[in-house]
RNA sequence: GCAGUCGGUCGGUCUGUCGCUCAUUAGCAAUAGUGGGAGGAAAGUCCGGGCAACACAGAGCACCAUACUUCCUAACGGAAAGCAAUCUGUGAAGGUUGAGUAACGUAACAGAAAAAAACCGCCGGCUUGCCGGUAAGGGUGAAAAGGCGAGGUAAAAGCUCACCGGUUCUUGUAGUAAUAUGAGAAGCCGUACGUCUUAUGGGUUGUAAGGUCAUGUAUAUCGGUAUUUAAGGGUGGCUCGUCCGAUGCCGAGGGGUGGACCGCUAAAGCUUGUCGGCGACGGCAAGACGAGAUAAAUGGCAGACAUUGCGUGUAUACGGAAUACAGAACCCGGCUUAUAGGCCGGCUGCAUUU
RNA sequence: GCACCAGUAGCUCAGGGGAUAGAGCGUCGGUUUCCUAAACCGUGCGUCGGGUGUUCGAAUCGCCUCUGGUGCACCA
Numbered sequence: 001g002c003a004g005u006c007g008g009u010c011g012g013u014c015u016g017u018c019g020c021u022c023a024u025u026a027g028c029a030a031u032a033g034u035g036g037g038a039g040g041a042a043a044g045u046c047c048g049g050g051c052a053a054c055a056c057a058g059a060g061c062a063c064c065a066u067a068c069u070u071c072c073u074a075a076c077g078g079a080a081a082g083c084a085a086u087c088u089g090u091g092a093a094g095g096u097u098g099a100g101u102a103a104c105g106u107a108a109c110a111g112a113a114a115a116a117a118a119c120c121g122c123c124g125g126c127u128u129g130c131c132g133g134u135a136a137g138g139g140u141g142a143a144a145a146g147g148c149g150a151g152g153u154a155a156a157a158g159c160u161c162a163c164c165g166g167u168u169c170u171u172g173u174a175g176u177a178a179u180a181u182g183a184g185a186a187g188c189c190g191u192a193c194g195u196c197u198u199a200u201g202g203g204u205u206g207u208a209a210g211g212u213c214a215u216g217u218a219u220a221u222c223g224g225u226a227u228u229u230a231a232g233g234g235u236g237g238c239u240c241g242u243c244c245g246a247u248g249c250c251g252a253g254g255g256g257u258g259g260a261c262c263g264c265u266a267a268a269g270c271u272u273g274u275c276g277g278c279g280a281c282g283g284c285a286a287g288a289c290g291a292g293a294u295a296a297a298u299g300g301c302a303g304a305c306a307u308u309g310c311g312u313g314u315a316u317a318c319g320g321a322a323u324a325c326a327g328a329a330c331c332c333g334g335c336u337u338a339u340a341g342g343c344c345g346g347c348u349g350c351a352u353u354u
Numbered sequence: 355g356c357a358c359c360a361g362u363a364g365c366u367c368a369g370g371g372g373a374u375a376g377a378g379c380g381u382c383g384g385u386u387u388c389c390u391a392a393a394c395c396g397u398g399c400g401u402c403g404g405g406u407g408u409u410c411g412a413a414u415c416g417c418c419u420c421u422g423g424u425g426c427a428c429c430a
Base pairs, nucleotide, nucleotide: 001350002349003348004347005346006345007344008343009342010341012305013304014303015302016301017300018299020037021036022035023034024033025032026031039325043336044335046334047333048332049331050330051206052205053204054203058240059239060238061237063202064201065200066199067198068082069081070080072078083098084097085096086095087094088093099197100196103195104194105193106192107191119138120137121134122133123132124131125130126129146164147163149161150160151159165189166188167186168185169184170183171182172181173180174179210262211261212260213259219253221252222251223250224249225248232244233243234242255429256428257427270287271286272285273284274283275282276281306323307322308321310319311318312317355426356425357424358423359422360421361420364379365378366377367376372410380399382396383395384394385393403419404418405417406416407415
């Protein structure tokens, strides 16, 4: 220098003018002045929490989620640092998987057989197609019962033995741990997925929660159930417990209103500095008047600059063009997805120079 | 805003891990008729909305995404 990989970060700026919205000041009011006014994802609504209502949410079953280790956090199915196996890449690096296996189920087609297997083959017996032994060899398949050599045998086989691979147990060392590595012992060695088992967690519904006020109307009609040994309700199912509970409750259907305020934004928040930690993150200090709309404000036009690439030109320059994804709706922490164009740092490969 | 459902042939729908994905109507071709309809015979016209993963194997299971649709206000 080129190519790549991982992580972080920015994602337009200024001026004028015309508007929109919120707060505040002045004003009886119209209006005027001053100040604030989208994002890294505001998105998908996939997880978790706050908050609210139902009993400040109780028990059991069912159901759902998670599952290597340590650690972070308000919490999590998220993040950080690692471990093991496997796949991709020359490499930096990236992807996937990771509790247990007692019992049960499934494994199409092919194949004898898909889990304790005999079709061909090999061996023995009777004898000419049957019985018994055998997992060396062949064939089928995605998957075929540790590998290889020697002994052994009628032929074979962990049947026995050495070496290698795995599993389990004992133990030394390193590490907080998963685990790694060394020594010894046991022939212990049937694949995959699911149900299942174990451990941990989960009450339900969402700001259209929920509260206050106002406006207005007919609960017409139908069905079910109960009427004092009580139905029913308390926001997914069943059982219990407990609370409420009478011109009742549930369902269908009809009538009326469609306005205002609170919830509503100061928060496990943001920025800067410093200390601790490999890191996620945490402690301390300081700072900022810091969106709150409701059919939904945060914008339009003009000019200058910035960045990118194009044309002309030796060059300063000139011309015309482009500048993404997107748009708060209770709030916060994550994940995922979309994103023109940059910037910074670590590392890898190749080439060249010293 | 919140909660939820669906996407398979031109249309309406089956199929919920095992190979050529089916049914009805329609389309197209033929028989019949002077011609048409009806009737009869034949024909699959489809990357199962898209992508990715799990698996030996995916329309089917998981995740992401796109499109379409449904419900939820208050009062008595």
Predicted 3D model of RNase P RNA and transfer RNA as a complex of 430 nucleotides. The coordinates come from a structure-prediction model, not an experiment, and the mean pLDDT is 78. It holds a member of the Rfam family "Bacterial RNase P class A". Its family is annotated with ribonuclease P activity, tRNA processing and dimeric ribonuclease P complex in the Gene Ontology.